[in-house]
Context: one part of a larger RNA
RNA sequence: CUGGGCGUAAAGAGCGCGUAGGCGGUUUGGCAAGUUGGCUGUGAAAGGCCUGGGCUUAACCUGGGUAUGUCGGCCGAGACUGCUGGACUAGAGGGCGGUAGAGGUAGGUGGAAUUCCGGGUGUAGUGGUGAAAUGCUUAGAGAUCCGGAGGAACACCAGUGGCGAAGGCGGCCUUCUGGGCCGUUCCUGACGCUGAGGCGCGAAAGCGUGGGUAGCGAACUGAAUUAGAUACUCAGGUAGUCCACGCCCUAAACGAUGGACGCUAGGUGUAGGGGGUAUCGACUCCUUCUGUGCCGAAGCUAACGCAUUAAGCGUCCCGCCUGGGGAGUACGGCCGCAAGGCUAAAACUC
Numbered sequence: 001c002u003g004g005g006c007g008u009a010a011a012g013a014g015c016g017c018g019u020a021g022g023c024g025g026u027u028u029g030g031c032a033a034g035u036u037g038g039c040u041g042u043g044a045a046a047g048g049c050c051u052g053g054g055c056u057u058a059a060c061c062u063g064g065g066u067a068u069g070u071c072g073g074c075c076g077a078g079a080c081u082g083c084u085g086g087a088c089u090a091g092a093g094g095g096c097g098g099u100a101g102a103g104g105u106a107g108g109u110g111g112a113a114u115u116c117c118g119g120g121u122g123u124a125g126u127g128g129u130g131a132a133a134u135g136c137u138u139a140g141a142g143a144u145c146c147g148g149a150g151g152a153a154c155a156c157c158a159g160u161g162g163c164g165a166a167g168g169c170g171g172c173c174u175u176c177u178g179g180g181c182c183g184u185u186c187c188u189g190a191c192g193c194u195g196a197g198g199c200g201c202g203a204a205a206g207c208g209u210g211g212g213u214a215g216c217g218a219a220c221u222g223a224a225u226u227a228g229a230u231a232c233u234c235a236g237g238u239a240g241u242c243c244a245c246g247c248c249c250u251a252a253a254c255g256a257u258g259g260a261c262g263c264u265a266g267g268u269g270u271a272g273g274g275g276g277u278a279u280c281g282a283c284u285c286c287u288u289c290u291g292u293g294c295c296g297a298a299g300c301u302a303a304c305g306c307a308u309u310a311a312g313c314g315u316c317c318c319g320c321c322u323g324g325g326g327a328g329u330a331c332g333g334c335c336g337c338a339a340g341g342c343u344a345a346a347a348c349u350c
Base pairs, nucleotide, nucleotide: 003322004321005320006319007304008303012318014201015200016199017198021194022193023192025088026087027086028085029084030083031082033081034080035077036076037075038074039073040072041071042069048066049065050064051063052062053061054060091191092188093187094186095184096183097182098181099180103177104176106174107173108172109171110154115149116148117147118146119145120144121143125136126135162169163168206247207246208245209244210243211242215241216240220236221235222234223233258317259316260315261314262313263312266295267294268293269292270291271290272289273288274287275286276285299306300305323350324349325348332343333342334341335340
């Protein structure tokens, strides 16, 4: 330098922003670095290879040729790449007009339910299970009605519905705020794609400080079950779950499928928008853009399956894999308060 791969066999980084780098639309002029043609210089000898010769052969010695380069110079070529100047609008971005949404943030607020407290009625059970018991209850429980307190979550609507880059987001109202989609084709004129490092975000659990604690509930205690039962079941119950601020940085972080662009039969749902037809109007019908499902052609695939939301056909860039175990471990380094995370072997063994 190079091969084959990455949905399920080993393999797509959890996700984004973006630096260097790599790659980059249409057209035209210039330059001639890459590229390419000719000429030329040089690439010592020995060695190698080819071909002659000399020792009786060979090894060895020797003549000639050849080969050896990201090499230098001169004169040309100008398609492609590059550099540079001009132009363009199909990529990208912006303006204007609309639009759907659990997108984010902060503040406020509502009802149902559970629990607890006070009071009324009322009397002997209640609760729980496979069956029980622990538990609660005559100091009046459970049931029922009224009032109050407090925390957490938002039934129905609700939908292979919506939004978000991912994690994720669901009562209602307000504040601030991000993105998308559609229409117009008005503006800029390649401003683009990807992205090693880097930076930011990142469920749950966990950690620090302070608060909060209704329900649930690791640990723990008791009752059962059992040979035992450090479980499954039951009665309790602390951290935690909640809030603020600061850490942690992992996951079956999954579509187990990196991003961008172009191309390649259809059918049928659904969500948001535009145009048209018909109509008094709505529904309908036709069409178009965007998202999200299902079924399927070609093609692909080891098969399963994928199939315009590709795992098809191509281009560009990044990440990753290279037999099983040892091991995502040791050591070292970096990060962390810790828990631990990231990076990451070898001996040995099959």